The RNA shown here (ZMP/ZTP riboswitch aptamer (pfl RNA motif)) has 80 nucleotides and comes from Paenibacillus radicis (ex Gao et al. 2016). The prediction has a mean pLDDT of 78. Rfam family: ZMP/ZTP riboswitch aptamer (pfl RNA motif). A reference for the family is Kim et al. (2015), "An ancient riboswitch class in bacteria regulates purine biosynthesis and one-carbon metabolism", Mol Cell.
[in-house]
RNA sequence: AAACCUGUGUGUGACUGGCGUAAACGUGGAUAACCACGAGGAAGCACAUGGCCAUAGAGCCGUACGCCUGGGCAAAAGUA
Numbered sequence: 001a002a003a004c005c006u007g008u009g010u011g012u013g014a015c016u017g018g019c020g021u022a023a024a025c026g027u028g029g030a031u032a033a034c035c036a037c038g039a040g041g042a043a044g045c046a047c048a049u050g051g052c053c054a055u056a057g058a059g060c061c062g063u064a065c066g067c068c069u070g071g072g073c074a075a076a077a078g079u080a
Base pairs, nucleotide, nucleotide: 005051006050007049008048009047010046011045012044015041016040017068018067019066020065021064022063025038026037027036028035029034059073060072061071
């Protein structure tokens, strides 16, 4: 010095379900845990600009909690 990690700004943004409790999405449709639109949330990715020299690791994402269902992202390995 770079990388890891992390702050800020801009752009983009997958996923955003069922039941119960509380006052806790709205409308329409389907019938299992989905579809469409709207509201709200949102990790990640890219760029820019800082911080950090000891940190980081043990994952992250959708009102709270509980029981479930189904995904996405990051990382590692492999195949094409």